This is a predicted structure of a 477-nucleotide part of an RNA (small-subunit ribosomal RNA, 5' domain) from a Rhodospirillaceae bacterium. The source organism's lineage runs through Bacteria, Pseudomonadati, Pseudomonadota, Alphaproteobacteria and Rhodospirillaceae. The sequence was found in a public genome assembly.

[in-house]
Context: one part of a larger RNA
């Protein structure tokens, strides 16, 4: 001197635009944060109709999605990341291409009966639908193969129709996932040895896939002062301060990657999870109970306790980005726009501008002539930034549709009119007297001031500095 997700003291007009739980990965009341499709089914219900039927809603059964999106950083010294490679792989929806969608069967929820149960919810029994299950058949492509041959698929649905969107198989792209390797990544040797699926074969199982991954068996390997093991501590990165660099220090907001979702251990579905708002065990916690049994997971958004020096609104709208579903209309989206609150920060602008000497009062100081505050103030003259009133009034939205918003802006009216602190002033340091105190009360970053004239303590008056901030503390360079 810079810099902070900052604090805390004194102050505080405004706007922009950003950031705001660094601590207990501490407990969590409450609301909301993932649905959605009737153009997959059968039904219930309500309304129209004289019916056929149509509409609307709705729990079911089925698609698809809930592996995204949002939070957290506890754990981790590892192929977690970062960079450059590499082969033995996956891929829903998307995109281009090829060939196909024939033909038949058995359930099962809802429903209806009959029961248990305080509740959570469940049980027997009957009927019944599909784009839900399951068999025949076709195979151009696909697979496996002893090279004869062998094995595998589909589903509909809307519309008068054109046709359209589903389906199946296979190629081949885009994205997108998983695996592998060199290299590169803190501190301790007051941690010197470490390893038994360990290290390699072989066969085999598994996996989408290579792989001691896992197993059988066989050999004794492997690591390792170029620090292995063990302890500490830690997400990592683009990058952020900082510095002339070269380095250091850090990794908050934004991004890209990991992990993680009470804890801790499992696996179901699925293209994907070993799954934050899914499910199953065990543990600790809260809550119901009818004591038999049972429900919960805020490191989503808001918000409560608590812990702390510290850190927000139980707000608004899907109007725009973007995401699910859906032919659509839409529905849904605490993503995300957007308000609110807080000098947290950067950035911009006003607190008024000219004029004003008798240098007014006052106030401090005096060597008592005076000096100084100080053109400062008053008067005069003038201007409206901002702020107040009042009118008009938006891009964002290529056709409609704006939460923010009656907001930015513009326009006009009245008026200086509502807006100035804060630390310092012995050297380092830019700024000095006076009175009080008298080694007391105090200051202090370092040197060190105070025991009667203190520029160093209080205080006043004058003066440096910064300016909606100022200074202190903290941490980093």
């Nucleotide at each position: 001197g810079a810099a902070c997700g900052a604090a805390c003291g004194c102050u505080g007009g405004c706007g922009g635009c950003a950031u705001g739980c660094c601590u207990a990965a501490c407990a969590c009341a409450u609301g909301c944060a993932a649905g959605u499709c009737g153009a997959a089914c059968g039904g219930a219900u309500g309304c129209a109709g004289c019916a056929a039927u149509g509409c609307a809603u709705c729990a079911g059964u089925g698609g698809c999605g809930g592996a995204c999106g949002g939070g957290u950083g506890a754990g981790u010294a590892a192929c977690a990341c970062g960079u450059g490679g590499g082969a033995a792989u996956c891929u829903a929806c998307c995109c281009a291409g090829u060939a196909g969608c024939c033909u038949g069967g058995a359930a099962u929820a809802a429903c209806c009966g009959c029961g248990g149960g305080a509740a959570a919810c469940u049980g027997c029994g009957g009927c019944u639908a599909a784009u839900a299950c399951c068999g025949g058949a076709u195979a151009a492509g696909c697979c496996c193969c002893g090279a004869g041959g062998g094995g595998g698929a589909a589903a509909g649905g809307a519309g008068c129709a054109a046709u359209c969107c589903a389906c199946u198989a296979u190629u081949g792209g885009a994205g997108g996932a998983g695996c592998c390797c060199g290299c590169g990544u803190c501190c301790g040797a007051u941690u010197a040895g470490c390893u038994a699926g360990u290290u390699g074969g072989u066969g085999a199982g598994g996996u989408a896939a290579c792989g001691g991954c896992u197993c059988a068996c066989c050999a004794a390997g492997g690591c390792g002062a170029u620090g292995a093991u063990c302890g500490g501590u830690a997400g990592c990165u683009g990058g952020u301060c900082u510095g002339a660099g070269a380095g250091g220090a850090c990794g908050a907001c934004c991004a890209g990657c990991c992990a993680c979702a009470c804890u801790g251990g499992g696996a179901c579905u699925g293209c994907g999870a070993c799954a934050c708002g899914g499910c199953c065990c065990a543990g600790a916690c809260u809550c119901c109970u009818a004591c038999g049994g049972g429900a919960g997971g805020c490191a989503g958004c808001a918000g409560u306790g608590g812990g702390g020096a510290a850190u927000a609104u139980u707000g608004g709208a899907c109007a725009a980005u973007g995401g699910g579903g859906g032919a659509a209309a839409c529905c849904c989206u605490g993503a995300u726009c957007c308000a609110g609150c807080a000098a947290u920060g950067c950035c911009g602008c006003g607190u008024g501008g000219g004029u004003g000497a008798u240098g007014a009062a006052g106030g401090c100081c005096u060597u008592c002539g005076g000096g100084u505050u100080g053109u400062a103030a008053a008067g005069c003259c003038c201007u409206u930034u901002u702020g107040g009133c009042g009118g008009g009034g938006a891009c964002g939205a290529u056709g409609a549709u704006g939460a923010c918003g009656g907001u930015a802006c513009c326009c006009g009216c009245a008026g200086a009119a509502g807006a100035a602190g804060c630390c310092c002033c012995g050297g380092c340091u830019a700024a000095c007297u006076u009175c009080g105190u008298g080694c007391c009360a105090g200051c202090a970053g370092c040197c060190g001031c105070g025991g009667u004239a203190a520029u160093a303590c209080g205080a006043a008056g004058g003066g440096g500095g910064c300016u909606a901030g100022c200074g202190u503390u903290g941490u980093u360079c």